RNA sequence: CUUGAAAAAGGGCAAACUCGUCGAAAGGCGGGGGCGCAAAGCUGCGGGUCUACGACCGGAAGGUUAUGACGGCCGGGUUGCCAGG
Repeated sequence: CUUGAAAAAGGGCAAACUCGUCGAAAGGCGGGGGCGCAAAGCUGCGGGUCUACGACCGGAAGGUUAUGACGGCCGGGUUGCCAGG
């Protein structure tokens, strides 16, 4: 510098569900849990998805809207353990 096919060591993270808590919600955080993960580390930068308090439209039903959220949806950026070349 490059690759993650197979195997190994030390480890790491933690889906569903559940308890507590924050939030209008999506969802976040903490405990239990463990489906999986070689970036399931970090980053909404592009796409995508979810929500709609408020705002706007409407007689109503309802609709539109991200400034909210998702990094365990994809791409990009960035850092990195071990091993092979």
Molecule: c-di-GMP-I riboswitch aptamer
Organism: Syntrophomonadaceae bacterium